[in-house]
Molecule: Fluoride riboswitch aptamer (crcB RNA motif)
Organism: Acidimicrobiales bacterium
RNA sequence: ACUGACCGUGGCGAUGGAGCUCGCCGUAACCGCCGACUUCGGCUGAUGGCUCCUACCGGAAG
Numbered sequence: 001a002c003u004g005a006c007c008g009u010g011g012c013g014a015u016g017g018a019g020c021u022c023g024c025c026g027u028a029a030c031c032g033c034c035g036a037c038u039u040c041g042g043c044u045g046a047u048g049g050c051u052c053c054u055a056c057c058g059g060a061a062g
């Protein structure tokens, strides 16, 4: 210096926060979809999943 294993701590899951839960990673996990093709155009969603809050969008009532 490189590689492998174990333990601890931590991190990540297409834009914010909290709780619960699942999966993944050890410099990696992760960085949405479609068409054209690698330049450009269009579309959905604040969640990995559930609940709540905030922001955004649409409709109705006062």
Stems, first nucleotide, its partner, number of pairs: 010025004016053006032043004